[in-house]
C1' cells in the first nucleotide's frame, strides 16, 4: 500500500404492555447528556423545562371485566443497515 471489523441510531416482524384523552409519539425553543478501540467533530439520538396543536372508539355483561379495532405509543428478541477526518484493530 489494500481489504476488512467495529458506533449513537433507524426500518420491518413477532411478542409483552400503556393508553384510548391532563397520555405517549410528533413540533418550535432553551439547557444538559451519551455517540466506532481513542481524539476532537456535524448530523442524527436521549433526557429536563416551556408553548402550541392534538386523535376512534365500539361491543357483551349485573358489577368488575372481557374482546375486536385505534395510536406516525413502550420495552425485548430477531434481520437488515449504520460515522465523514486523524491515530489505532485484524488479514493479506
Nucleotide at each position: 500500500g489494500u481489504a476488512g471489523a467495529g458506533u449513537a441510531g433507524a426500518c420491518g416482524u413477532u411478542a409483552u404492555g400503556c393508553g384510548u384523552a391532563u397520555a405517549g409519539u410528533g413540533u418550535u425553543a432553551g439547557g444538559a447528556g451519551a455517540u466506532g478501540g481513542g481524539a476532537a467533530g456535524u448530523u442524527g439520538c436521549u433526557c429536563c423545562u416551556a408553548a402550541a396543536c392534538g386523535a376512534a372508539g365500539a361491543a357483551u355483561a349485573a358489577u368488575a371485566a372481557u374482546u375486536c379495532g385505534c395510536g406516525a405509543u413502550a420495552u425485548a428478541a430477531c434481520g437488515u443497515u449504520g460515522c465523514g477526518u486523524c491515530c489505532g484493530c485484524u488479514g493479506c
Record summary:
The RNA shown here (THF (Tetrahydrofolate) riboswitch aptamer) has 92 nucleotides and comes from a marine eukaryotic metagenome. Its mean pLDDT, the model's own confidence on a scale to 100, is 77.